A computed fold for a 455-nucleotide part of an RNA from an uncultured bacterium, annotated as small-subunit ribosomal RNA, 3' major domain. The prediction has a mean pLDDT of 85. The full RNA is in RNAcentral, with records from ENA. Its Rfam family is "Bacterial small subunit ribosomal RNA". Gene Ontology terms of the family: structural constituent of ribosome and ribosome.
[in-house]
Context: one part of a larger RNA
RNA sequence: UGACGGGGACCCGCACAAGUGGAGGAGUAUGCGGUUUAAUUCGAUGCAACACGAAGAACCUUACCAAGGCUUGACAUGGUAUGAAUUUUCCUGAAAGGGAAGAGUGCCUUCGGGAACAUACACACAGGUAGUGCAUGGCUGUCGUCAGCUCGUGCUGUGAAGUGUUCAGUUAAGUCUGGCAACGAGCGCAACCCUUGUGUUUAGUUACUUAUCUAAACAGACUGCCGAUGACAAAUCGGAGGAAGGAGAGGACGACGUCAAGUCAUCAUGCUCCUUACGCCUUGGGCUACACGCGUACUACAAUGGGUGAGACAAAGAGAUGCUAUCCCGCGAGGGCUUGCCAACCUCAUAAACUCAUUCUCAGUUCGGAUUGUAGGCUGCAACUCGCCUACAUGAAGGUGGAUUCACUAGUAAUCGCUUGUCAGCUAAAAAGCGGUGAAUACGUUCCCGGGUCU
Numbered sequence: 001u002g003a004c005g006g007g008g009a010c011c012c013g014c015a016c017a018a019g020u021g022g023a024g025g026a027g028u029a030u031g032c033g034g035u036u037u038a039a040u041u042c043g044a045u046g047c048a049a050c051a052c053g054a055a056g057a058a059c060c061u062u063a064c065c066a067a068g069g070c071u072u073g074a075c076a077u078g079g080u081a082u083g084a085a086u087u088u089u090c091c092u093g094a095a096a097g098g099g100a101a102g103a104g105u106g107c108c109u110u111c112g113g114g115a116a117c118a119u120a121c122a123c124a125c126a127g128g129u130a131g132u133g134c135a136u137g138g139c140u141g142u143c144g145u146c147a148g149c150u151c152g153u154g155c156u157g158u159g160a161a162g163u164g165u166u167c168a169g170u171u172a173a174g175u176c177u178g179g180c181a182a183c184g185a186g187c188g189c190a191a192c193c194c195u196u197g198u199g200u201u202u203a204g205u206u207a208c209u210u211a212u213c214u215a216a217a218c219a220g221a222c223u224g225c226c227g228a229u230g231a232c233a234a235a236u237c238g239g240a241g242g243a244a245g246g247a248g249a250g251g252a253c254g255a256c257g258u259c260a261a262g263u264c265a266u267c268a269u270g271c272u273c274c275u276u277a278c279g280c281c282u283u284g285g286g287c288u289a290c291a292c293g294c295g296u297a298c299u300a301c302a303a304u305g306g307g308u309g310a311g312a313c314a315a316a317g318a319g320a321u322g323c324u325a326u327c328c329c330g331c332g333a334g335g336g337c338u339u340g341c342c343a344a345c346c347u348c349a350u351a352a353a354c355u356c357a358u359u360c361u362c363a364g365u366u367c368g369g370a371u372u373g374u375a376g377g378c379u380g381c382a383a384c385u386c387g388c389c390u391a392c393a394u395g396a397a398g399g400u401g402g403a404u405u406c407a408c409u410a411g412u413a414a415u416c417g418c419u420u421g422u423c424a425g426c427u428a429a430a431a432a433g434c435g436g437u438g439a440a441u442a443c444g445u446u447c448c449c450g451g452g453u454c455u
Base pairs, nucleotide, nucleotide: 007455008454009453010452011451012450013449015445016444019408020407021406022405023404026299027298028297029296030295031294032293033292034290035289042053043052064285065284066283067282068281069280070279073125077124078123079121080120081119082118083117086103087102088101089100090099091098092097107114108113127274128273130272131271132270136268137267138263139262140261141259143257148187149186150185151184152183153182154163155162156161167178168177169176193251194250195249196248198219199218200217201216202215203214204213222245225239226238227237228236229235301401305360306359307358308357309356310355311354317348318347319346322341323340327336328335329334367398372393373392374391375390376389377388378387414437415436416435417434418433419432420431
């Protein structure tokens, strides 16, 4: 000087409290550990790993294993020789690969050759998701959107250092005011950026028909006005007007640093290692195993509900190897013929919870849907390992969950559907968004946890 204290003072935060709904019990999905395995590729491991990298493992992906193959190599640059390139068929093989027979003679040219491609040979080299994140760059998490972290000059101290940055108020804030051996400044805070809430103007077809909507520019909120408190300050409290009031709401934005935090498997890269293999190609398998343990979710256990019929109201997004209407066939998944749309035009596309009517009458049930059987549909060379969907049948556990534990303060929680990315298809119940309905509670800061300032 820091850090720490089951020392002190002050102050914050869904930290506790007050509430609401969950997890922990069941079934399933998914990730991890463990075990197993020829292989179950690798990484991530308290908070800050565990629906994480992975915005999509049947082949591919793929890095793992087994087997079959290659050795200047799947890929790059350079030399020589031959042949254009390209393409068809046959044999062998699981394929990769190996063997054989044809078709074909292009483009530019200074007629030497050249461009592109293929094969062969030799060597420089290629290649490595091999190791080291404790050699690194870059990127990221975390404390934490916490209010802090520093510097110049001056002053004080023998010096390390201190002062400023402490103090009194105040703020979300080292925010601002006052005072002070300090005076200033920088990185942070705030503001500038985006979305949203109100109005005006302008413009507008595919929207609309005088009111929306769309999308651009402006206006608007600043403690500006009034009162009170305060130190005549900063500011706080109340009020008016206003669509909005004291940061209106949300986002982006993350100081100096900490954790030798994470990543050599995005990428880049030093060093080390492999070089007929730790490189490359292919087929099949594995990453999907299963006495068990843990995390995260979904569905439930029912009557504030389940079933049936009828009726209503969104936003945001996607669409050409695409989204697909109407009609017809099928109980259905889906199929068929055709149609519109490069989209405010057409389509995905019926939103669901909700409302009305009716039924069930408290039961392992008309709750719940796991599991299994049969029959089909779709994608795709290919659904056995290992896809999704449909119909019929089957109908398990489950009676609201121990200790403990999580999230949330308002258009929030809870609840209800819709869309997108990845993607042939899908394991999405995930993730990222969108709107619909729409609460309860906060006395307070003693206590638990984390943080800030002074001591």